[in-house]
Context: one part of a larger RNA
RNA sequence: UGACGGGGGCCCGCACAAGCGGUGGAGUAUGUGGUUUAAUUCGACGCAACGCGAAAAACCUUACCAGGGCUUGACAUCCUCUGAAUCUGGCAGAAAUGCCGGAGUGCCUUUCGGGGAGCAGAGAGACAGGUGGUGCAUGGUUGUCGUCAGCUCGUGUCGUGAGAUGUUGGGUUAAGUCCCGCAACGAGCGCAACCCCCGUAUUUAGUUGCUAACAGGCAAGCUGAGCACUCUAGAUAGACUGCCGGUGACAAACCGGAGGAAGGUGGGGAUGACGUCAAAUCAUCAUGCCCUUUAUGUUCUGGGCUACACACGUACUACAAUGGGCGGUACAGACGGACGCGAAGCCGCGAGGUGAAGCAAAUCCGAGAAAGCCGCUCUCAGUUCGGAUUGCAGGCUGCAACUCGCCUGCAUGAAGCUGGAAUCGCUAGUAAUCGCGAAUCAGCAUGUCGCGGUGAAUACGUUCCCGGGCC
Numbered sequence: 001u002g003a004c005g006g007g008g009g010c011c012c013g014c015a016c017a018a019g020c021g022g023u024g025g026a027g028u029a030u031g032u033g034g035u036u037u038a039a040u041u042c043g044a045c046g047c048a049a050c051g052c053g054a055a056a057a058a059c060c061u062u063a064c065c066a067g068g069g070c071u072u073g074a075c076a077u078c079c080u081c082u083g084a085a086u087c088u089g090g091c092a093g094a095a096a097u098g099c100c101g102g103a104g105u106g107c108c109u110u111u112c113g114g115g116g117a118g119c120a121g122a123g124a125g126a127c128a129g130g131u132g133g134u135g136c137a138u139g140g141u142u143g144u145c146g147u148c149a150g151c152u153c154g155u156g157u158c159g160u161g162a163g164a165u166g167u168u169g170g171g172u173u174a175a176g177u178c179c180c181g182c183a184a185c186g187a188g189c190g191c192a193a194c195c196c197c198c199g200u201a202u203u204u205a206g207u208u209g210c211u212a213a214c215a216g217g218c219a220a221g222c223u224g225a226g227c228a229c230u231c232u233a234g235a236u237a238g239a240c241u242g243c244c245g246g247u248g249a250c251a252a253a254c255c256g257g258a259g260g261a262a263g264g265u266g267g268g269g270a271u272g273a274c275g276u277c278a279a280a281u282c283a284u285c286a287u288g289c290c291c292u293u294u295a296u297g298u299u300c301u302g303g304g305c306u307a308c309a310c311a312c313g314u315a316c317u318a319c320a321a322u323g324g325g326c327g328g329u330a331c332a333g334a335c336g337g338a339c340g341c342g343a344a345g346c347c348g349c350g351a352g353g354u355g356a357a358g359c360a361a362a363u364c365c366g367a368g369a370a371a372g373c374c375g376c377u378c379u380c381a382g383u384u385c386g387g388a389u390u391g392c393a394g395g396c397u398g399c400a401a402c403u404c405g406c407c408u409g410c411a412u413g414a415a416g417c418u419g420g421a422a423u424c425g426c427u428a429g430u431a432a433u434c435g436c437g438a439a440u441c442a443g444c445a446u447g448u449c450g451c452g453g454u455g456a457a458u459a460c461g462u463u464c465c466c467g468g469g470c471c
Base pairs, nucleotide, nucleotide: 008471009470010469011468012467013466015462016461019426020425021424022423023422026317027316028315029314030313031312032311033310034308035307042053043052064303065302066301067300068299069298070297073127077126078125079123080122081121082120083119086103087102088101089100090099091098092097107116108115109114129292130291132290133289134288138286139285140281141280142279143277145275150189151188152187153186154185155184156165157164158163169180170179171178195269196268197267198266200237201236202235203234204233205232206231209227210226214224215223216222240263243257244256245255246254247253319419323378324377325376326375327374328373329372335366336365337364340359341358345354346353347352385416390411391410392409393408394407395406396405432454433453434452435451436450437449438448
């Protein structure tokens, strides 16, 4: 000077408390450990590993294993020789690959011998290659404390010096935010603001919207018509403690009020200081060194990453009547679509098939929102709850669903009657609950990332637990 203390003071945070809903018990999904295996590729390990890398493991991916092949190589540059490239048939083989054929002769230039570009084959060697090791050799990127309010510098002053001061103190703030004081005076990185979205209004513009006004039409903004409204998307205004009262040190500020769509950071996002953890990543990429070179490289087929006595994490579905079933009926937002989205109609109980209109999209399609509301039924039971598991029959994608996909129908109908110790999330359009979309993607979503619908309870307070800041 820091760090630490079951030292003190002050102050924050869903930290506790007050509440609501979960996890821990069941079944399943998924990740991990362990075990097993020829292989179950590798990494990640308290918070900050474990629905994580992986925004998609049937083949491919794929790095692992078994077996079949290759050795200047699947890929790059250079040299020599040959042939245009390319298309295509047969045989062997699990394929890779090997053997035997057929068609075919282009572009630029030329002294008419040839040369060049591109591609293919053969050969020699320089070399290629490595998801092999080291994240404790590194760059880059990332997590975390933490969106916490801190971290520093120049000059001056003090101290023999390490250092101190400034940055402490009195108030105040979300904030080292601001005010006052002060041997300090200034400044920088952070805070805030500037950026994006939402909330109000005006204006500009109308192949969306409106019957608001008129006309047509059985009806439907469907048509004429219009741009008022809604909306779309550009511009502008608007909020600054600006105004009033009180408190305060006449300050900063705080409390209350007015006006206002919005009030004291309006709500949300992006934004992450100096640094910490030899934190993570050599398997995104790059890279030093080491190792390998007929193999630790490369190619193919099949298998594995999907195993299963068990243990843990994260989720989904439930245990029912605020519910299950049946019928009727209403209201979104955001997004995607050409190797695509695919309507109407028809066939099928259904998954789906057929069909082909329209749409490179405010115009067409995905697209039926669901919870909700209105009726009927069930009457507390392992049930008309619950849906695991299993059998049969089908559908779709794809060269191919056995290992190992998703979906449908019929049958089957397990555990489960609210969960021990313990533990998690959340302060408002939030929790809870309900559905919709997208990325990945041939196919495969209970995961992830978004979107809207319905919509609470509680916060006395800071003694205690945890983390953090200042003295």
The part of an RNA shown here (small-subunit ribosomal RNA, 3' major domain) has 471 nucleotides and comes from an uncultured bacterium. The prediction has a mean pLDDT of 86. The full RNA is in RNAcentral, with records from ENA.